[in-house]
A computed fold for an 84-nucleotide RNA from an Oscillospiraceae bacterium, annotated as transfer RNA.

This record gives sequence, structure tokens and C1' cells, in this order.
RNA sequence: GCCGGUGUGAUGGAAUUGGUAGACGUAGUGGAUUCAAAAUCCACCGCUCGCAAGAGCGUGCCGGUUCGAGUCCGGCCACCGGCA
Repeated sequence: GCCGGUGUGAUGGAAUUGGUAGACGUAGUGGAUUCAAAAUCCACCGCUCGCAAGAGCGUGCCGGUUCGAGUCCGGCCACCGGCA
């Protein structure tokens, strides 16, 4: 230099042919239970704004297509593999 693959919350990992992003688990927080804990059960668990209800943003980065993009297209970045 060329070719191929991968990139999603703190983390593992889903998301059918483009149609609610984050199911399910781990970790974490609060509560129940207990003499106290472990285990178990319940709720919460990306960011910003808001007293709250709620609103906006968020799939490596920047653009494009589309009514609608994690998914399709282009460029770039990082990592892995192959070729030279």
C1' cells in the first nucleotide's frame, strides 16, 4: 500500500427485509427480608434541561439517501486477520 472483518449504556450482548435503540444478563444504587450478613425478592440504573409531569439528544467520527438509518451509501479513525 491492497483486501476482508469488527466498533451499540460501566460491562457482556440482542435488535427479523430500514419502522419504539438498548431486550436479556453482570456490575451498581435504593428498598423488603435477617440479630447482622449472604442468598432471595421488588424497583431503579446513558447524557442534558426541568420542582415535577415531561422534553431534547444519544449506536466509533463526519456527511448523504429516506417519511423514517444501529441497519443502506461515501469519507475518515481505531482494533483484528490476510496479501504484498
Rfam family: tRNA. It is annotated as a transfer RNA. Rfam links the family to the GO term triplet codon-amino acid adaptor activity. Taxonomically the source falls in Oscillospiraceae (Bacteria, Bacillota, Clostridia, Eubacteriales).